Description
A computed fold for a 156-nucleotide RNA from Streptomyces boluensis, annotated as SAM riboswitch aptamer (S box leader). The sequence is in RNAcentral, with records from Rfam.
[in-house]
RNA sequence: CGCUCAUCCAGAGGGGCAGAGGGAUACGGCCCGUUGAAGCCCCGGCAACCCUCCAGCCGGUCUCGUAGGACACCGCAACUGUCCAUCGCGAGGCUCCCGGCUAGGGAAGGUGCCAAAUCCGUCUCGCGGCGAAGUGCGUCGCGAGGAAGAUGAGGA
Repeated sequence: CGCUCAUCCAGAGGGGCAGAGGGAUACGGCCCGUUGAAGCCCCGGCAACCCUCCAGCCGGUCUCGUAGGACACCGCAACUGUCCAUCGCGAGGCUCCCGGCUAGGGAAGGUGCCAAAUCCGUCUCGCGGCGAAGUGCGUCGCGAGGAAGAUGAGGA
C1' cells in the first nucleotide's frame, strides 16, 4: 500500500509512573474504569504465524519389468502398408534431494497477544415467531455469507 494467502467462539497479568477515559472508526446496544482508564516502563505469562523435530500418506524422483492396439491387403495367416500409442502400463524403494497434506512434539530467536467471539449489531441471502393471517413491509430470534478491522507470512 484499494496487493496475495492464512487465522480470528481457545489461551495468558502483576508492579511502577500517570490521572480520566477506554472497548479501531460512525451510529445503536452492552460493558470496563477513582477498588485507577488511555499512554509509557519493568517483570511475568499465553500461543505457535515464521522456525524446528518425528511419523504416515501423496506427488516429483530412483530401480526393475513390459511393447502393444485397430484397419487394409489375403482363402487363412505371415509379410507389407496406414493410423493410434510409445509423454504409456505394471511392480517396488525411500539411499540422496525437493514440494504438498495430515497428526503429534519443541520454544532459543523474530513478531503477536494477555476483560467480554474482532464485546454484539449495521450490508446481502435463507429459515422461523409475532404484528390484521397471502404478497409485501416492520420487528424479534437463529443460520450462512459479505464488508470493515486485527495479526502473521509473502509480494510490489